[in-house]
RNA sequence: CCAGGGGGCCGGGCAGCCGCGGGAAACCGAGGAAAGUCCGGGCUCCACGAAACAAGGGUGGCGGGUAACGCCCGCCGUGGGCGACCACAGGGAAAGUGCCACAGAGAGCAGACCGCCCCAGGCAAGGUCUUCGGGCCUAGUGCGGGGGCAAGGGUGAAAGGGUGCGGCAAGAGCGCACCGGGGCCCUGGCAACAGGGCUCGCACGGCAAACCCCACCCGGAGCAAGGCCAAAUAGGGGCCUCGCGCCGCGGACGAAGGUCCGGGGCAGGGACGUUUCGUUCCGAGAGGUCCGGGUUGGCUGCUGGAGCCUUGCGGCAACGCAAGGCCGAGAUGAAUGGCUGCCUCCGCGCGCCGGUCCUCACGGAUACCGCGCGCGGAACAGAACCCGGCUUACAGGCCCCCUGGCACC
RNA sequence: UCCCUGGUAGCUCAAUGGUAGAGCAACCGGCUGUUAACCGGUAGGUUGCAGGUUCGAGACCUGCCCAGGGAGCCA
Numbered sequence: 001c002c003a004g005g006g007g008g009c010c011g012g013g014c015a016g017c018c019g020c021g022g023g024a025a026a027c028c029g030a031g032g033a034a035a036g037u038c039c040g041g042g043c044u045c046c047a048c049g050a051a052a053c054a055a056g057g058g059u060g061g062c063g064g065g066u067a068a069c070g071c072c073c074g075c076c077g078u079g080g081g082c083g084a085c086c087a088c089a090g091g092g093a094a095a096g097u098g099c100c101a102c103a104g105a106g107a108g109c110a111g112a113c114c115g116c117c118c119c120a121g122g123c124a125a126g127g128u129c130u131u132c133g134g135g136c137c138u139a140g141u142g143c144g145g146g147g148g149c150a151a152g153g154g155u156g157a158a159a160g161g162g163u164g165c166g167g168c169a170a171g172a173g174c175g176c177a178c179c180g181g182g183g184c185c186c187u188g189g190c191a192a193c194a195g196g197g198c199u200c201g202c203a204c205g206g207c208a209a210a211c212c213c214c215a216c217c218c219g220g221a222g223c224a225a226g227g228c229c230a231a232a233u234a235g236g237g238g239c240c241u242c243g244c245g246c247c248g249c250g251g252a253c254g255a256a257g258g259u260c261c262g263g264g265g266c267a268g269g270g271a272c273g274u275u276u277c278g279u280u281c282c283g284a285g286a287g288g289u290c291c292g293g294g295u296u297g298g299c300u301g302c303u304g305g306a307g308c309c310u311u312g313c314g315g316c317a318a319c320g321c322a323a324g325g326c327c328g329a330g331a332u333g334a335a336u337g338g339c340u341g342c343c344u345c346c347g348c349g350c351g352c353c354g355g356u357c358c359u360c361a362c363g364g365a366u367a368c369c370g371c372g373c374g375c376g377g378a379a380c381a382g383a384a385c386c387c388g389g390c391u392u393a394c395a396g397g398c399c400c401c402c403u404g405g406c407a408c409c
Numbered sequence: 410u411c412c413c414u415g416g417u418a419g420c421u422c423a424a425u426g427g428u429a430g431a432g433c434a435a436c437c438g439g440c441u442g443u444u445a446a447c448c449g450g451u452a453g454g455u456u457g458c459a460g461g462u463u464c465g466a467g468a469c470c471u472g473c474c475c476a477g478g479g480a481g482c483c484a
Stems, first nucleotide, its partner, number of pairs: 001405010012343007020029003031380001035391002038389005043222004049277005056218005061075005076090001077088004091213002096211002098207003113153002115149005122143003125138005161179006180202001181200008226300004236291007245266003249262005268282005293483002307326008344378008353370003356365003410480007419433004427464001435451005457473005
């Protein structure tokens, strides 16, 4: 210098004028994604609910971090790259079910189309002999028959380990060596796993982002949660589900039978997914659902928090701990902006001033670099209860580490 | 804020993980004096986009984009 890999950061600056939201004032006032709403939590309500189960959903190598996670860090394995490095939904296919189209002989405890080989020697063929009726011989040829094989060809995404040697009629784990694989053991490691030894001739494809099995995790709803105040209306109607039990106690009334009111117990029923417990409601209503009606007000929740910065320590790291410092939006049709000047960056045009190029020179050229002037532009987007992540969008710019190649010292 | 459904030819819709199709519309030809109807034929697809699983994806999974719809307050 060229080509790449990984990580981090910024997201225009300053001044003046005008304006907006919060606040008594001082003062403060968008983001790295405020976004998508895809995960995880805080908070609030469901009673402060508890346990189990089922259903449903999710996660899926191992270890760690964390409030938690599907996130992050480190490691392992597999695959890709010369390499820096990258990708992986990365448990189970000898629990069961299902699927594997077309092609192909055969697609799941498979199969023989071409082919290779063996056997007999039927028909043909060839040779030969002949008394012309036919006989004998050959297996290098064609057609057909019986059998062996699974190496090669062919089909396919996939064909019951791979390569080589031996072996055989031809072949084949048939035998052997190496590689791969299964089982057992040893060593190292917290573990995933790695290495080694012995053994087995291979002991049975793929798909679980098909059902399923295994392990682990998850109660539901969401700030329009929830609380308070105020306003308004017809505190109305239809349908569905359940339901008028029994026994004491106290009080009132009554002459009494009894009636009414209050509260309790036992059953029964409704609601809380189911069950057990628990809670609550019910005796003339309770619950659900639909229709109809009303309001589209205010306060609170509300922003100081798993907060931010700096330093030190522990840890490979994610992260944790300690000390010191700091306060950085709370709007509710919803503020956080506009104009001007200078600077920064980008694009275009002009000048041809310098470099450069053409020319002996005068002079000319403007692709490139610099300079001056003019014009235009400045990404994605935008808080709405709050955090931790992921994903997606993003003009332009800066920094660090690393790899391969070339040249020079 | 919390949910649901859908996206396939110009339009309306199909398709069990196995060649993407039907009707209407369009175009060409025929029939007719002409048009319509009718008859015959033809073309037209990034299955919203990008990845992944699989031998194979319109379908299964993930992430985006777009469209449509629903619920909530008082009594």
The prediction has a mean pLDDT of 77.
This is a predicted complex of two RNAs, RNase P RNA and transfer RNA, with 484 nucleotides together.